Background: This is a predicted structure of a 520-nucleotide part of an RNA (small-subunit ribosomal RNA, 5' domain) from an uncultured Pseudomonadota bacterium. The coordinates come from a structure-prediction model, not an experiment, and the mean pLDDT is 89. Its Rfam family is "Bacterial small subunit ribosomal RNA".

Context: one part of a larger RNA
RNA sequence: GAUUGAACGCUGGCGGCGUGCUUAACACAUGCAAGUCGAGCGGCAGCGCGGGAGCAAUCCUGGCGGCGAGCGGCGAACGGGUGAGUAAUGCUUCGGAAUCUGCCCUUCAGUGGGGAAUAACCAGUCGAAAGAUUGGCUAAUACCGCAUACGAACUGAGGUUGAAAGCAGGGGAUCGCAAGACCUUGCGCUGAUGGAUGAGCCGAAGUCGGAUUAGCUAGUUGGUAGGGUAACGGCCUACCAAGGCGACGAUCCGUAGCUGGUCUGAGAGGACGACCAGCCACACUGGGACUGAGACACGGCCCAGACUCCUACGGGAGGCAGCAGUGGGGAAUAUUGGACAAUGGGGGCAACCCUGAUCCAGCGACGCCGCGUGUGUGAAGAAGGCCUGCGGGUUGUAAAGCACUUUUAGUGGGGAGGAAGGUCUGCGACCCAACACGUCGCGGGAUUGACUUAACCCACAGAAAAAGCACCGGCUAACUCUGUGCCAGCAGCCGCGGUAAUACAGAGGGUGCAAGCGUU
Numbered sequence: 001g002a003u004u005g006a007a008c009g010c011u012g013g014c015g016g017c018g019u020g021c022u023u024a025a026c027a028c029a030u031g032c033a034a035g036u037c038g039a040g041c042g043g044c045a046g047c048g049c050g051g052g053a054g055c056a057a058u059c060c061u062g063g064c065g066g067c068g069a070g071c072g073g074c075g076a077a078c079g080g081g082u083g084a085g086u087a088a089u090g091c092u093u094c095g096g097a098a099u100c101u102g103c104c105c106u107u108c109a110g111u112g113g114g115g116a117a118u119a120a121c122c123a124g125u126c127g128a129a130a131g132a133u134u135g136g137c138u139a140a141u142a143c144c145g146c147a148u149a150c151g152a153a154c155u156g157a158g159g160u161u162g163a164a165a166g167c168a169g170g171g172g173a174u175c176g177c178a179a180g181a182c183c184u185u186g187c188g189c190u191g192a193u194g195g196a197u198g199a200g201c202c203g204a205a206g207u208c209g210g211a212u213u214a215g216c217u218a219g220u221u222g223g224u225a226g227g228g229u230a231a232c233g234g235c236c237u238a239c240c241a242a243g244g245c246g247a248c249g250a251u252c253c254g255u256a257g258c259u260g261g262u263c264u265g266a267g268a269g270g271a272c273g274a275c276c277a278g279c280c281a282c283a284c285u286g287g288g289a290c291u292g293a294g295a296c297a298c299g300g301c302c303c304a305g306a307c308u309c310c311u312a313c314g315g316g317a318g319g320c321a322g323c324a325g326u327g328g329g330g331a332a333u334a335u336u337g338g339a340c341a342a343u344g345g346g347g348g349c350a351a352c353c354c355u356g357a358u359c360c361a362g363c364g365a366c367g368c369c370g371c372g373u374g375u376g377u378g379a380a381g382a383a384g385g386c387c388u389g390c391g392g393g394u395u396g397u398a399a400a401g402c403a404c405u406u407u408u409a410g411u412g413g414g415g416a417g418g419a420a421g422g423u424c425u426g427c428g429a430c431c432c433a434a435c436a437c438g439u440c441g442c443g444g445g446a447u448u449g450a451c452u453u454a455a456c457c458c459a460c461a462g463a464a465a466a467a468g469c470a471c472c473g474g475c476u477a478a479c480u481c482u483g484u485g486c487c488a489g490c491a492g493c494c495g496c497g498g499u500a501a502u503a504c505a506g507a508g509g510g511u512g513c514a515a516g517c518g519u520u
Base pairs, nucleotide, nucleotide: 006520007519008518009517010516013371014370015369016368017367018366019364020363021329026327027326028325030324031323032322035074036073037072040071041070043067044066047065048064049063050061051060052059053058081282082281083280090207091206092205093204094203095202096201099199100198104195105194107192108191109190110189111188112146114144115143121136122135123134124133125132126131152161153160154159166187167186168185169184170183171182174181175180208254209253210252215245216244217243220242221241222240223239224238225237226236227235257279258278259277260276261272262271263270264269284305285304286303287302288301307318308317309316310315335361337360338359339358343357344355345354346353347352374404375403376402377401384395385394386393387392408465410460411459412458413457414456418451421447423445424444425443426442427441428440429439430438468513469512470511471510472509473494474493475492479508480507481506482505483504489496490495
């Protein structure tokens, strides 16, 4: 000199864009952060409508809008946080073969006929609670057989095995008392093919310091057989052999998430890995599996432990390294805010619901950038201050005065864009028996904004409300006076101060930066 997730001191007008626990992976009060589907199901607690009874209070009724709890489906493995562990089961780059992949796309084939339960509910029992339990009733896109099998899997190549589920909209004939059958459209379901995406696995090279760490290793290294896995493999087991790694640094110890990148530097290089993006690991500590396409699962389960809370002492409940917030630690780091309007995600046919992801707002000069704090004129060189050789010099066109302007802030008025969609409706095309329904396209109407008291524009008033900080001995731009007297003090280095100190302190003046300036 450059730089920073900075802190501290003094000071502080506005805006835009960023950014904000680097320390205790310390402990956490409270609220929210993952739900959704009634177009899977039986139902109906609560609300509204309709109906019935009653003088009324009120009661009854799933008939309708809907819907708590329950069964069922999908999601909860994403998104969000943190960097404790990890020196290699990681990451980066380049390759590879022995694999799986819900939802999505493509293509092919099907979606027939039965059965047995169970929650909710009802009646009980136990318990302080958490909750547990007995009996009875019932449904399904929940569960289980049967049939069928284009593909598929297995095979001794003869054969054998294995599926499914319905729901909603509309409707001219025909059938039916009706429900409906039937037809059609859409959403599903089953078996397979290929793809896409995601994931698992293997190899090579690279990846910090220490030799005051030199030897390490028994599932260890290889083989055979078997098991296990989606898959290869000592991954596991039995048997056999005695191997395998290491000064090209094994093992051990310390430190550390890795990368794209960031900072610096002319470069080579050096240091770092905040924000943003990719990968990995973790979720109170340790271990384990279950469910599932996917987890050995942050807001799931079980066991053990520490800690906290409730308890009727028998027993129970919890996990902010999600967003806010609290205590603590610390030099130090923000609101218990608004909205789903947009983007994206989950569910749903959809309307829509959920979303502390996200978008916004709040706080902090923490950083970068921009703007302002006026402009012109004005010599009697005013007053005051300071210095003086007492003549004057300087502050200084600076002020005052005069003439203007009005950015920003203030007040009032106007005012886009972020809005695409969705819904209703008209027309056309496709589908179809159908001028229904549905899908797509074009038009029309009424609408959807947290931010927003916003961007931007206009008007009004008035120089009005807006400058500090450090330094002035040399390095290093900038000098005098007074006080002090090796004292008080300064100091980055050299060094200043012991009676005229440009080096301490104050003042006047000056220099440099400027909403910042210095220090660390």